A computed fold for a 108-nucleotide RNA from a Bacteroidia bacterium, annotated as SAM riboswitch aptamer (S box leader).
RNA sequence: UGCUUAUUUAGAAAGACUGAGGGAUUAGGCCCAUAGACGUCUUGGCAACCUGAGUAUUAGAAUAUCAAGGUGCUACAUCCUAUCCCGCUAAUUGGGAGAAGAUAAGUG
Numbered sequence: 001u002g003c004u005u006a007u008u009u010a011g012a013a014a015g016a017c018u019g020a021g022g023g024a025u026u027a028g029g030c031c032c033a034u035a036g037a038c039g040u041c042u043u044g045g046c047a048a049c050c051u052g053a054g055u056a057u058u059a060g061a062a063u064a065u066c067a068a069g070g071u072g073c074u075a076c077a078u079c080c081u082a083u084c085c086c087g088c089u090a091a092u093u094g095g096g097a098g099a100a101g102a103u104a105a106g107u108g
Base pairs, nucleotide, nucleotide: 001108002107003106004105005104006103007102008101013043014042015041016040017039021032022031023030026082027081028080029079044074045073046072049070050069051067052066053065055064056063057062078100083097084096085095086094
């Protein structure tokens, strides 16, 4: 870096450093930010993909439960729209699918 599968609804912040942009990319909108965002580090926390445990159900597979070793995450929020389908309205608009992205596991 490519491919496959699963999830993408919920949850969880303080301190220090830095200093102008940031919310993945393009466009439009919306939002955060010198009352210090984003980022880095420390300490916490959340979650349960992999992992471990053993109890219950089961023929088995598996599911539920607990833990937290490997990851991950810790503003709104995977922000909205963009492509396709359905529906409503005078207009704004609503729902579904897809694409893209992110994370985990596996793989060449």

It matches the Rfam family "SAM riboswitch aptamer (S box leader)". Rfam links the family to the GO term regulation of gene expression. The coordinates come from a structure-prediction model, not an experiment, and the mean pLDDT is 76.